Model confidence (mean pLDDT): 78 of 100. The RNA shown here (c-di-AMP riboswitch aptamer (ydaO/yuaA leader)) has 116 nucleotides and comes from Halosaccharopolyspora lacisalsi.
[in-house]
RNA sequence: CAAAACCGGACAGGGGCGGGGGAACCACCACCGGGCGCCCCGACGCCCUAGGGGUGAAGCCGACUCACCGAGCCGGCCGGGCUCACCGAGUCCGAACCCGACAGCUCACUUCGCAG
Numbered sequence: 001c002a003a004a005a006c007c008g009g010a011c012a013g014g015g016g017c018g019g020g021g022g023a024a025c026c027a028c029c030a031c032c033g034g035g036c037g038c039c040c041c042g043a044c045g046c047c048c049u050a051g052g053g054g055u056g057a058a059g060c061c062g063a064c065u066c067a068c069c070g071a072g073c074c075g076g077c078c079g080g081g082c083u084c085a086c087c088g089a090g091u092c093c094g095a096a097c098c099c100g101a102c103a104g105c106u107c108a109c110u111u112c113g114c115a116g
Stems, first nucleotide, its partner, number of pairs: 001116001006014002016114006026104001033048005051102001052099004059077004064072003078094007
């Protein structure tokens, strides 16, 4: 910083806190990745990650460079924490991981986390 704290010897569990999936209505609506198994196609199963998506503040745009999924560097916009004499200023951070071609919102329902 964070939902990440409390009860419990610990685990389990619990009140509590946080996240994901999931109708109608509304919104969106071209097509839609690669590999393997099967005689071929389809279906199905398994694997992969560049499409897409999720947790999180941790994103967007432009120029240049590079051994170009991407990274570096500069500039601009923007987001988060803390402090203060506060409507502004200062300072620090802008990571990491997950799903696996797929998920809009979402009642019921269902599921996961309470770490680092």
Its Rfam family is "c-di-AMP riboswitch aptamer (ydaO/yuaA leader)". From the family's description: This family represents a conserved RNA structure found upstream of the ydaO and yuaA genes in Bacillus subtilis and related genes in other bacteria. Taxonomically the source falls in Halosaccharopolyspora (Bacteria, Bacillati, Pseudonocardiales, Pseudonocardiaceae).